[in-house]
RNA sequence: GGGCGAAUAGCUCAGUGGUAGAGCAGCUGCUUUACACGCAGCGGGUCGGGGGUUCGAUACCCUCUUCGCCCA
Numbered sequence: 001g002g003g004c005g006a007a008u009a010g011c012u013c014a015g016u017g018g019u020a021g022a023g024c025a026g027c028u029g030c031u032u033u034a035c036a037c038g039c040a041g042c043g044g045g046u047c048g049g050g051g052g053u054u055c056g057a058u059a060c061c062c063u064c065u066u067c068g069c070c071c072a
Base pairs, nucleotide, nucleotide: 001071002070003069004068005067006066007065010024011023012022013021018055026042027041028040029039030038048064049063050062051061052060
C1' cells in the first nucleotide's frame, strides 16, 4: 500500500428500514446474626465521527478514525 471483517449499556453480545434489547456487572428492597446464594425491582445508550438515500436509518450508500485477520 491492497483485500476482508469488526465498532450498539461498565463487560460480552443480539437486533438487517418503523418506540434500542439480553446475559453478566452496578444500585435498592426482601431473605440472613452477618456474608454469600436466591427472589423482586431500579438506573444506565450522541447505536465510533461526518455526509448521503428515504416519509422514516443502529440497519442501506460514501468517507474518516480505531481495532483484528490475510496479501504484498